[in-house]
RNA sequence: AGAGUUUGAUCCUGGCUCAGAACGAACGCUGGCGGCGUGCUUAACACAUGCAAGUUGUACGAGAAAGCGAUCUUUCGGGAUUGUGAGUAAAGUGGCGCACGGGUGAGUAACGCGUAGGUAAUUUACCCAUAUGACUGGGAUAACAUUCCGAAAGGGGUGCUAAUACUGGAUAAGACCACGGUUAUACGUAACAGUGGUAAAAGGUAGCCUCUAUAAAAAAGCUAUUGCAUAUGGAUAAGCCUGCGUACCAUUAGCUAGUUGGUGGGGUAAAGGCCUACCAAGGCGACGAUGGUUAGCUGGUCUGAGAGGAUGAUCAGCCACACUGGAACUGGAACACGGACCAGACUCCUACGGGAGGCAGCAGUGAGGAAUAUUGCGCAAUGGGGGAAACCCUGACGCAGCGACGCCGCGUGGGUGAGGAAGGUUUUCGGAUCGUAAAGCCCUGUCAGGAGGGAAGAAAUUAAUUAAUAUAAAUAGUAUUAGUUAUUGACGGUACCUUCAAAGGAAGCACCGGCUAACUCCGUGCCAGCAGCCGCGGUAAUACGGAGGGUGCGAGCGUUGUUCGGAAUUACUGGGCGUAAAGAGCGUGUAGGCGGAUGAAGCAGUUAAAUGUGAAAUCCCACGGCUCAACCGUGGAAGAGCAUUUAAAACCAUUCAUCUUGAGUACGGUAGGGGGAGAUGGAAUUCCUGGUGUAGGGGUGAAAUCCGUAGAUAUCAGGAGGAAUACCAGUGGCGAAGGCGAUCUCCUGGGCCGUUACUGACGCUGAGACGCGAAAGCGUGGGGAGCGAACAGGAUUAGAUACCCUGGUAGUCCACGCCGUAAACGAUGUUCACUAGGUGUUGGGGGUUUUUAUUCCUUCGGUGCCGGAGCUAACGCAUUAAGUGAACCGCCUGGGGAGUACGGCCGCAAGGCUAAAACUCAAAGGAAUUGACGGGGGCCCGCACAAGCGGUGGAGCAUGUGGUUUAAUUCGACGCAACGCGAAGAACCUUACCUGGGCUUGACAUCCCUGGAAUCUUUUAGAAAUAAGAGAGUGCCCCUUUGGGGAGCCAGGAGACAGGUGCUGCAUGGCUGUCGUCAGCUCGUGUCGUGAGAUGUUGGGUUAAGUCCCGCAACGAGCGCAACCCUUGCCAUUAGUUGCCAUCAUUAAGUUGGGCACUCUAAUGGGACUGCCGGUGUUAAACCGGAGGAAGGUGGGGAUGACGUCAAGUCCUCAUGGCCCUUAUGUCCAGGGCUACACACGUGCUACAAUGGUCGGUACAAAGGGCAGCGAUACUGUAAGGUGGAGCGAAUCCCAAAAAACCGAUCUCAGUUCGGAUUGGAGUCUGCAACUCGACUCCAUGAAGUUGGAAUCGCUAGUAAUCGCGGAUCAGCAUGCCGCGGUGAAUACGUUCCCGGGCCUUGUACACACCGCCCGUCACACCACGAGAGCUGGUUGUACCAGAAGUGCGUGGGCCAACCCAUUGGGAGGCAGCGUACCAAGGUAUGAUUGGUAAUUGGGGUGAAGUCGAAACAAGGUA
Repeated sequence: AGAGUUUGAUCCUGGCUCAGAACGAACGCUGGCGGCGUGCUUAACACAUGCAAGUUGUACGAGAAAGCGAUCUUUCGGGAUUGUGAGUAAAGUGGCGCACGGGUGAGUAACGCGUAGGUAAUUUACCCAUAUGACUGGGAUAACAUUCCGAAAGGGGUGCUAAUACUGGAUAAGACCACGGUUAUACGUAACAGUGGUAAAAGGUAGCCUCUAUAAAAAAGCUAUUGCAUAUGGAUAAGCCUGCGUACCAUUAGCUAGUUGGUGGGGUAAAGGCCUACCAAGGCGACGAUGGUUAGCUGGUCUGAGAGGAUGAUCAGCCACACUGGAACUGGAACACGGACCAGACUCCUACGGGAGGCAGCAGUGAGGAAUAUUGCGCAAUGGGGGAAACCCUGACGCAGCGACGCCGCGUGGGUGAGGAAGGUUUUCGGAUCGUAAAGCCCUGUCAGGAGGGAAGAAAUUAAUUAAUAUAAAUAGUAUUAGUUAUUGACGGUACCUUCAAAGGAAGCACCGGCUAACUCCGUGCCAGCAGCCGCGGUAAUACGGAGGGUGCGAGCGUUGUUCGGAAUUACUGGGCGUAAAGAGCGUGUAGGCGGAUGAAGCAGUUAAAUGUGAAAUCCCACGGCUCAACCGUGGAAGAGCAUUUAAAACCAUUCAUCUUGAGUACGGUAGGGGGAGAUGGAAUUCCUGGUGUAGGGGUGAAAUCCGUAGAUAUCAGGAGGAAUACCAGUGGCGAAGGCGAUCUCCUGGGCCGUUACUGACGCUGAGACGCGAAAGCGUGGGGAGCGAACAGGAUUAGAUACCCUGGUAGUCCACGCCGUAAACGAUGUUCACUAGGUGUUGGGGGUUUUUAUUCCUUCGGUGCCGGAGCUAACGCAUUAAGUGAACCGCCUGGGGAGUACGGCCGCAAGGCUAAAACUCAAAGGAAUUGACGGGGGCCCGCACAAGCGGUGGAGCAUGUGGUUUAAUUCGACGCAACGCGAAGAACCUUACCUGGGCUUGACAUCCCUGGAAUCUUUUAGAAAUAAGAGAGUGCCCCUUUGGGGAGCCAGGAGACAGGUGCUGCAUGGCUGUCGUCAGCUCGUGUCGUGAGAUGUUGGGUUAAGUCCCGCAACGAGCGCAACCCUUGCCAUUAGUUGCCAUCAUUAAGUUGGGCACUCUAAUGGGACUGCCGGUGUUAAACCGGAGGAAGGUGGGGAUGACGUCAAGUCCUCAUGGCCCUUAUGUCCAGGGCUACACACGUGCUACAAUGGUCGGUACAAAGGGCAGCGAUACUGUAAGGUGGAGCGAAUCCCAAAAAACCGAUCUCAGUUCGGAUUGGAGUCUGCAACUCGACUCCAUGAAGUUGGAAUCGCUAGUAAUCGCGGAUCAGCAUGCCGCGGUGAAUACGUUCCCGGGCCUUGUACACACCGCCCGUCACACCACGAGAGCUGGUUGUACCAGAAGUGCGUGGGCCAACCCAUUGGGAGGCAGCGUACCAAGGUAUGAUUGGUAAUUGGGGUGAAGUCGAAACAAGGUA
């Protein structure tokens, strides 16, 4: 520091996700040791049991028992007395403490907390210092005794007693109160002295006899100490007040009657409506009151570069709470966790009358929960309470226990060791890897284990003793200081040390597709499963499960959850708004924000410095202590903010003064569909009246509805009425926007230009607010010609609630009033300043030229186009900015849900404004790129159409396919590009299929062992394969030790293996088809672009062609095109046998001699290149015409098939991965099937006839084939054929007859002398074998068919059409296929249309690419949400009732010890009781708000391949 994910790819926007760190964690797997930390985050739920706050006898009165000892007694059981226990225990009065310490976070949005201040508005027990005092009286009361009530808890009566308990009086200051005074002052008050008044107390302990009085010794005395009272000061602690900061919601906008203030009074330690009476009517709020929701706050903690964000466990500060609610008492302090009272809920006890209780102390229990520990030890240390002290108490605390919960440290061994062991995994079978890993050998000794030793933490206190000092009368005593001795350890026999033995006891977890380090095998087969995101899994899964290996971390590792980060994804640092989300429809203007120039003043902001604060801990730095570290200690540093003081004066604010440039006013001009009102026109439509006139009109793609003989349309004249204003008219004008268009008049707003003068910052923006605001719509009343939602009819259509047509109502128009929205768009807020130009246009001004007109130059305002810098993701914008800056406002934060629900406001309604969430997805989106596509455009080509010729589709047959059938009808091929295709030939074989019969190392290959040569003949069974036999027979080659061994062949045996036309062509190679013989497809370098990409390859011409030329940021190159190759057409040369024969001879015959001229053969060459001429064309390429030539513009034909597409075809040609079968899916055999047959399709053959059939005669080819072959002459059969065998391995012989054609004859338009199917009979040939199932021949038979519907195919010249010939396959079998020649046409105007293709361009929401994408209803399932008659909870307001305990007030007739009078009593003072005020719970009524739930209902979302249509994306077929 980034990465993955939207796309075919790209850039951007934008969300989602990941890598990091952290945690009081939990869960899964695993687990050796230690140190330091840490541990109910949930039910502030309920709690059994124990402990957590007591202490003090030096405040006080009283005061046991058990036990032990002694004495007496005894009925021998015991009893009594006394001592001790012991002034002990326990209890009580009093004092101090219990308000600390410990727990929890429910409440609280608050002066609660934080920070800085104030208190001149206050208190403070215990502690310290100082000063003074402590005098003199009194009456009670617990305990105790006794008695009564009660189950208990507990309570009552009577009687006794003490105090540092209570209390009267005295005294008292600088305390308090009152009065006047002085000083200071912030004018609030404070300080000081004076006068008057008011208010105190307590003793205990120890020692002593100096003083005093008794005179022994003690206390009433003295001394010491402690306690007590008052005052002042300090320290500590607390109360109260204030500035600032402190969560979310405005779908909470108004709140408030003690409310705000004043005066008097009360109350408090203390200011104050804190309380009360009266008076006034205030107070708070958009800088967010009130209400609601949530929450203890902070130091800090986590994260982050920081700014921030999140958080508030442990530790520390503050607050609040203590079962819930209320209220008080005591006290210095509480409205009190382990106190009290009342009410409530709950639990427990009960004799039913009544009582008891409060773990959010430490342990512990139950419950809840994913989840959180021991009913431990000790007061040894630290700290706290009490005490004079010893000491006691202390679940604070110190320790231990449990938990890998966290952090830190250590270990599980080290070295050597290659036969790279065994074994595992894998393999291309060679190996590789686990792996120096193990074993083995040599060592070491941490931890754990055994044994032994063994700390620090302890210093105090106290006691004893010694010495000194102080006090004092004192060598008592006491206090202090110093020393000595004694005493104290929970942890714990722990840390630590030594030693013994021993590699011995100690490694797991996650991951391995990318992100992200780490790869293979097996299993599984869209199953099981994984998954943080993208996504894996449908038979070769590095993604599932297992294994081997690897990677990471390591006593842990993963997962889950949460927080921050990454996220500049809320943007202060640090974002945006033309098209991605985002500028309000427009203006006026309030608050607010911001604001021109000059001078001066002061200093609120600002800046600087100083001081204070910023607790400790934490973080950081240094040093130090535990062996290190974690951890801990000491010291230092740092620190925002706040406050105070001082200083500066530029800027901003303020005040004062001034200025004119911003802004405005006046004056003079000027353009304009700016607005409002009134008046007046003409054209046109329609209607009405009349005339002329006659059969149609109208409308459409075509029609029809409709109008018209009752006279339309057309035409003429007249009239009515409403609406709109042709031309002018223009990216021209005006207006803030919406918007504004005939003419004239009136009223009226704004702009612009010019010129001087005036005002003197008066300005800009603008939350709320107010106004304007197209169309449609609404209300009332008019108006209504045309147009025209709805509606009706006619068409179209599968349907057509549409598009088209004929009608037509609201509406459109006017007046008044609502509505308040639009793609209200420049999708661009307003204002100001600055930043190259060019060219139009509009309004005004100035200047030049001769006056004008015009032109030109210039200037201000508006409005367009082009374009540079700059900006932008790009497109684009570009002085009219989307550039560079400034000011202010509005708005945005992934898509959907949704601009929806609920609530509120507005509206007559329609609806508008404001505006969520649950849930769901990993995208949605912008711009541009390359393709593909378009019922987009342009250009061009092709037997593509057109023009022609002949077919197919109808018939019969052949053949292939589908379907059906079957035991099987083997398999493959399926639009073009499957279907006379694989198959160049299924009777057996082929053959893969079926039935049946056999074999199992196999029909075939290699290796091993044994035997035998091989081989031949033959018998039986059988359909055969085969099985069981019999006989003959031993060779050949090499070596040889003469035993034998080896090669080869056969048989038997064992296992490795063979075999498979079994599956997968979607795992593959190879081969092939197709687009397409279409003209395309690319690369290097350069250039352009952020990039995908573009350029080149586009453009202008031209071509069959990306063929060539020209131009051009391109220049070149490659694969294609063309050419090179074959063949054919002309010529030449060479060569003449089997070919040829002109000349000579010869023959029946080129038969023979002869010859090689010709033909021909087959080799080598030539020839054609737009080369030449003319024209056109850009002086080009090229085209057109011509000459010559056998051939002319590629001469004809063939071979040749670019990059790629179709997961095209083929695992059944072959090869091959994987899977499957292995006495069978292999292999052998026989028979059957592939040949079936209602039917459908393709491809063909033959025909339907006279351009023909039949018969006879006569011609002319080419290219092939031939030895298991072609087979002549001859004979024979009607024929197929047979007999026979010459010749020929072929330019020699044979197949072999070419046929159409031509000549002649006949048939005469008929189902025929056409046609030949079908069937009967008889044969021939091939072959082991023609039944299923061959071909051919002869005789007989003589179907359909009379030119073929819709539709559709081929062909542009030696072509179509027509005619025959040959070959491959093959024993035999062709109408098929592949070739060959013979005869031999017609037509092409042309490119509008159909199909296919090429190039350019355009649109796109497509990219699996239009066979694309995609919308909505309906149906089904699930999910969340809204409404809903209601039902039921929580919280809360208001009104009223009620009124416990308590406090205040009143009363107090009952009762009372202290003081007074002075006495059967009264007074003072008080108590109970009663009344009253306030008030908790509770109750009633009525609201608000927020949950839950509900028949039903509404839309939304998500789902498999459902239904109906076809709305959008192309002109998406009606933009």